Predicted 3D model of a 509-nucleotide part of an RNA (small-subunit ribosomal RNA, 5' domain) from an uncultured bacterium. Its Rfam family is "Bacterial small subunit ribosomal RNA". RNAcentral holds the full RNA, with entries from ENA, Greengenes and SILVA. Model confidence (mean pLDDT): 88 of 100.

[in-house]
Context: one part of a larger RNA
């Protein structure tokens, strides 16, 4: 000296941070990832005209009901594009998991750039809906209808793709690139009506990602050997792709005191905290990566997942239940029970920034932007300023003169931060458009007026008396104090040091 800090006493305002380190322990409620009708069918409510029936009325017209046309669009359904981002949390992991450098002659990359060509031509379902069942529910079964940028066929396709045969050329190796030539194979989707927006193929970019390989970062040898898909070959398979990644058959190989394999232990980094360096501890908030998402497995759709608010399958907890059967997953924001010494509101707002759809208008966003709590940190202010006695009272102390609290206080002048009231009042947004907020601010106005503790005082270590107590009661970080004159315990007075703090405790260096 540091802290994501708890404890104790005490506690004025502000800014800026920061706040489950313990049970990856279970979770009531509510939100947290939707959106597009300018893909596409149907279409409730409501309003308008037209008719029919029926009531009322002398009419004119009103009222109920039904049908047919229009307008409107909830609500739910096909289909799209997003849900793989953003948010959380360290369980697990000594691992190319991370960090730094490199390598793919072994890869992909939706939306988005730029270029070069098409965008022809058919069919066939099926949701929603009408009817019909079966369930307490979740829900499910069958019959009939229907659309599309949903799905299926054929055309054509330069270069693409794989395969044959010639050819140039480059590379560190496998091997790359380019050209000719045949042979086979693969596309498309319309919407708006406007100056648009898509679809479809190939070639490049940008971006994100995959895989590989040298270095580098924990303890333990009271772990000495370890290893059979294990090493390595050959085919096959799988994969965007490389590989023993998977299989079969062959060979007997592969690692290890330069610490293999076992044990413990841990996300890792950037950087934090300490030090004069080296160095040592640590990884909380912020960033980057990484694992995860009740626990354990599995795949599906997708450019992308092996998928926190998907999906199967099993577990083990909770909950519905008509007992036949279903339903859930806060390590999202808050919140709530338990654990713990110990960590916050079931808030505003999408106004900004950023993200998803979306032609736009706009919706959606507990990302985020702000508020709330809590001295938890850091930083600032403030609780008043001047003048006043050879010195009031009171206290404590004493050699009883006196000293000391103390210029302190009372009393004079003065001043008003911050809090208080009252007027005004924003930047932040370029245009409409401010949650924060009447908030920062700025001005007026009353009054010294509302705002100080805490710790220590033998020695280390700054700061002494007095009583009471009598190896008691108690103190303590180390020495060590206390058994009748304690500067060490307890109290007062007095003083040292800090300060809205101020002691302890715990960790690190």
């Nucleotide at each position: 000296g540091a802290c994501g800090a708890a404890c104790g006493c005490u506690g004025g305002c502000g800014g800026c941070g920061c706040g489950c380190c313990u049970a990856a322990c279970a979770c009531a409620u509510g939100c947290a990832a939707g959106u597009c009708g300018a893909g596409c069918g149907a279409g409730a409510a409501c309003c308008c005209g037209a008719g029919g029936a029926g009531g009322g009325g002398u009419a004119a017209c009103c009222c109920u009901u039904c049908u047919c046309g229009g307008g409107g669009g909830a609500g739910a359904g096909c289909g799209g594009c997003g849900a793989a981002c953003g948010g959380g949390u360290g369980a697990g992991u000594a691992c190319c998991a991370c960090g730094u450098g490199g390598g793919c002659a072994a890869c992909c990359u939706g939306c988005c750039c730029c270029a070069g060509a098409c965008u022809c031509u058919g069919g066939g379902a099926u949701a929603a809906c009408c009817c019909c069942g079966g369930g307490a529910a979740a829900c499910c079964g069958g019959a009939g209808c229907u659309a599309a940028u949903a799905c299926c066929g054929g055309a054509u396709a330069c270069u693409c793709u794989c395969g044959g045969c010639g050819g140039a050329c480059c590379g560190c190796a496998u091997g790359a690139u380019c050209c000719g030539u045949c042979g086979a194979g693969g596309a498309a989707a319309g919407c708006u009506c406007u100056u648009g927006c898509g679809g479809u193929c190939u070639g490049g970019g940008a971006u994100g990602g995959g895989c590989c390989c040298g270095c580098g970062g924990c303890c333990u040898a009271u772990c000495a050997g370890c290893u059979u898909g294990u090493u390595g070959g050959u085919g096959a398979g799988g994969u965007a792709a490389c590989g023993g990644c998977c299989c079969a058959c062959c060979a007997a190989g592969g690692c290890g005191a330069c610490g293999a394999c076992g044990g413990g232990u841990a996300g890792c980094u950037g950087g934090u905290c300490u030090g004069a360096g080296a160095g040592g501890a640590c990884g909380g908030c912020c960033a980057g990566c990484c694992a995860c998402a009740c626990u354990g497995g599995g795949a599906c759709u997708g450019a992308g997942a092996c998928a926190c608010g998907g999906c199967c399958c099993a577990g083990a907890c909770u909950c519905c239940u008509a007992c036949g059967g279903g339903a859930g997953g806060c390590a999202g924001c808050a919140g709530u029970g338990g654990g713990g010494a110990a960590u916050c509101u079931u808030g505003c707002a999408c106004a900004a920034u950023g993200g998803g759809c979306g032609a736009a208008a706009g919706c959606c966003u507990g990302a985020u932007g702000c508020a709330g709590c809590a001295a938890c940190g850091c930083c600032g202010c403030g609780u008043g300023c001047g003048g006043g006695a050879a010195g009031a009272a009171g206290g404590c102390c004493c050699u009883a003169g006196g000293g000391u609290u103390g210029u302190a206080a009372a009393c004079c002048g003065c001043u008003u931060u911050c809090a208080g009231c009252a007027g005004g009042g924003a930047a932040g947004a370029a245009a409409c458009u401010g949650a924060c907020g009447g908030u920062a601010c700025c001005u007026g106005u009353a009054g010294a007026a509302g705002a100080a503790g805490g710790u220590g005082c033998g020695g280390c270590c700054a700061a002494c008396u007095a009583c009471g107590u009598g190896c008691c009661a108690g103190c303590a970080g180390c020495c060590g104090c206390g058994g009748u004159g304690a500067c060490a315990c307890g109290u007062a007075g007095g003083c040292a040091c800090c300060a809205a703090g101020c002691g302890u405790u715990g960790u690190c260096c």